[in-house]
């Protein structure tokens, strides 16, 4: 000096799969009888059940790679976790930066 690499920040993009079923709490709405209770409806939270998804994380195998008998390894596989309306999250991609005792 700015190029590469690693890590990282901001912005934008970013998929898949039941807003399934049942129970329960709370207030809200409506109706009935009577001064308090019952019934129905949807919403929120919680619990359970089965079905499903993979792109937070995690784990497994391995193409391949390396400083080579030891390591690094996925968008593959598994679903422990996570997710299945919206929101949030989201591997990864792009642009603009930052840090570095690394490489040039």
């Nucleotide at each position: 000096a700015u190029u590469g690499a690693a890590c990282u920040g901001u912005u934008g993009g970013a998929a898949g799969a039941g807003u399934u079923c049942g129970g329960u709490u709370g207030a809200c709405u409506g109706g009935g009888c009577a001064u308090g209770c019952c019934c129905a409806g949807g919403c929120u939270g919680c619990c359970g059940a089965c079905g499903c998804c993979g792109a937070a994380g995690g784990a497994g195998c391995a193409a391949c790679c390396g400083c080579c008998c030891c390591g690094g390894a996925a968008u593959c596989u598994c679903u422990c976790a996570g997710g299945c309306a919206a929101a949030a999250g989201g591997a990864c991609c792009a642009a603009c930066g930052g840090u570095u005792u690394c490489a040039c």
A computed fold for a 104-nucleotide RNA from a Hyphomicrobiaceae bacterium, annotated as Glycine riboswitch aptamer. It was read from a public genome assembly, where an Rfam model found it. NCBI's taxonomy places the organism under Bacteria, Pseudomonadati, Pseudomonadota, Alphaproteobacteria, Hyphomicrobiaceae.